[in-house]
RNA sequence: ACCCGACCAAGCGGGUAUAAAAAGGCUUUAAGCUUGGAGCGUUGCCCUUUCGGGGGCAGGUAGUA
Numbered sequence: 001a002c003c004c005g006a007c008c009a010a011g012c013g014g015g016u017a018u019a020a021a022a023a024g025g026c027u028u029u030a031a032g033c034u035u036g037g038a039g040c041g042u043u044g045c046c047c048u049u050u051c052g053g054g055g056g057c058a059g060g061u062a063g064u065a
Base pairs, nucleotide, nucleotide: 001016002015003014004013005012007037008036009035010034011033025064026063027062032040043058044057045056046055047054048053
């Protein structure tokens, strides 16, 4: 400097051309490292389907140091 931990910013952490991870305080949750935002994934209900899937609404881990 760049890339990665769903997206943007900041933080925390990792990697060196790769995109993963046993890292990201500890445990927990289906909920992805954290906070804010949006609301992708995930969850519940409903409608639909050529049974592959598609659409709508709601809600969007928790406790603690």

Overview:
This is a predicted structure of a 65-nucleotide RNA (Pistol ribozyme). The RNAcentral record of the sequence draws on ZWD. It matches the Rfam family "Pistol ribozyme". The literature on the family includes a 2020 paper in Angew Chem Int Ed Engl by Teplova et al., "Crucial Roles of Two Hydrated Mg(2+) Ions in Reaction Catalysis of the Pistol Ribozyme".